[in-house]
RNA sequence: CGCAGGAUGGAGCAGUUUGGCAGCUCGUCAGGCUCAUAACCUGAAGGUCGCUGGUUCAAAUCCAGCUCCUGCAC
Numbered sequence: 001c002g003c004a005g006g007a008u009g010g011a012g013c014a015g016u017u018u019g020g021c022a023g024c025u026c027g028u029c030a031g032g033c034u035c036a037u038a039a040c041c042u043g044a045a046g047g048u049c050g051c052u053g054g055u056u057c058a059a060a061u062c063c064a065g066c067u068c069c070u071g072c073a074c
Base pairs, nucleotide, nucleotide: 002072003071004070005069006068007067010026011025012024013023020057028044029043030042031041032040050066051065052064053063054062
């Protein structure tokens, strides 16, 4: 150099098939419960979906280029 997969709140992941509201679990914070803690219940904050362009009324999703990670082959 070649091939394949991946990048989405603090962590782990779904959502891409068929473009149309940013979702799940854990965690954090607040409140409730408790003598107290854990557990449990309720609520909240936290994302410019790796980057830059393009297509489109509309892009995490489609197209092009680039960066990084993992694997295969050499």